[in-house]
Molecule: TPP riboswitch aptamer (THI element)
Organism: uncultured Paracoccus sp.
RNA sequence: GUGCGGGCCUCGGGGGGCCAUAAGGCUGAGACGCAUCACGCGGACCCGUAGAACCUGAUCCGGCUAACACCGGCGGAGGGAAGGUUUCGCUGCCCUUU
Numbered sequence: 001g002u003g004c005g006g007g008c009c010u011c012g013g014g015g016g017g018c019c020a021u022a023a024g025g026c027u028g029a030g031a032c033g034c035a036u037c038a039c040g041c042g043g044a045c046c047c048g049u050a051g052a053a054c055c056u057g058a059u060c061c062g063g064c065u066a067a068c069a070c071c072g073g074c075g076g077a078g079g080g081a082a083g084g085u086u087u088c089g090c091u092g093c094c095c096u097u098u
Stems, first nucleotide, its partner, number of pairs: 001093002003090003006086005011048004017026003032042003054079003060073004
């Protein structure tokens, strides 16, 4: 000098499930608040290219469940949102000097 990782700053992307008369219960990181139908604004949370955060296919297919969830497939599928800074870490790499 550079690379990777971590921290910080700014910015961006994303989701509104199932059961229940209700109280409430379940899964999940997240199922919230205001408004009251434009999923609008805000919060929290997750994710940002080494990108299964999330979307499409999909009102998909098989198993399982009261249902969602979960497991497998689809899936080597198609899309999907990043810059800066750092006094932190590295037994990374390159150059110079001793």